[in-house]
RNA sequence: GCCCGGGUAGCUCAAUGGCAGAGCGUCCGCCUUGUAAGCGGUUGACGGGGGUUCGACUCCCCCCCUGGGCUCCA
Numbered sequence: 001g002c003c004c005g006g007g008u009a010g011c012u013c014a015a016u017g018g019c020a021g022a023g024c025g026u027c028c029g030c031c032u033u034g035u036a037a038g039c040g041g042u043u044g045a046c047g048g049g050g051g052u053u054c055g056a057c058u059c060c061c062c063c064c065c066u067g068g069g070c071u072c073c074a
Base pairs, nucleotide, nucleotide: 001070002069003068004067005066006065007064010024011023012022013021018054025043027041028040029039030038047063048062049061050060051059
């Protein structure tokens, strides 16, 4: 330099172009002699910019970060 992926909540992952969800975690409560477990509630996110569209996490372009593969030079 080229090719293929990934970037969404504290973590791991979803989401036919039409209100962004889940599990774990946080916090509060219930339960328990107490802790864990369990139960109820609570909390919090789309990497940046531009474009298309009535409408973009989703489609297109550029950039940034990240994982893997390939090639060339020395």

Record summary:
The RNA shown here (transfer RNA) has 74 nucleotides and comes from an Acidimicrobiaceae bacterium. Its mean pLDDT, the model's own confidence on a scale to 100, is 82. It matches the Rfam family "tRNA". Rfam classes the family as a transfer RNA. It was read from a public genome assembly.